[in-house]
Formats: sequence, C1' cells, structure tokens
RNA sequence: GCGGGUAUGGUAUAGUGGCAGAAUGCGACCUUCCCAAGGUUGAGACGCGAGUUCGAUUCUCGCUACCCGCA
Repeated sequence: GCGGGUAUGGUAUAGUGGCAGAAUGCGACCUUCCCAAGGUUGAGACGCGAGUUCGAUUCUCGCUACCCGCA
C1' cells in the first nucleotide's frame, strides 16, 4: 500500500428499517442479629460525519480505532 471483518450502558454481549433487551456491575429499599445469598426498583449505551427513507442502531458512502490476511 491492497483486501476482508468488528465497533451497542462500567464490562462482556443479543437484536431488528418502526418504544434498544437480557446478564453482570453500580445506587436505593425489603429480607437477616450481622455478612453472604435472595427479592423489588432506579440510573446508565447503538464509534464519528454525510446520504437514502415518512422513519436508520439496522441500508449506502467516507473517516477513526482495533483485528485478520496479502504484498
């Protein structure tokens, strides 16, 4: 330099053109003499920019970062 792939709460992840979900972690409360475990509840996310569309996390293009391969 060329080609391919990935990017979603703090973490590791699901998802589909129409309200972004579960786990774990975090806060509050309940339970307990205390801890652990358990239960209820709350906050927290679609890498960035543009395009298509009534509507984009999803489709297209570019950029960035990372991974793989070729040279």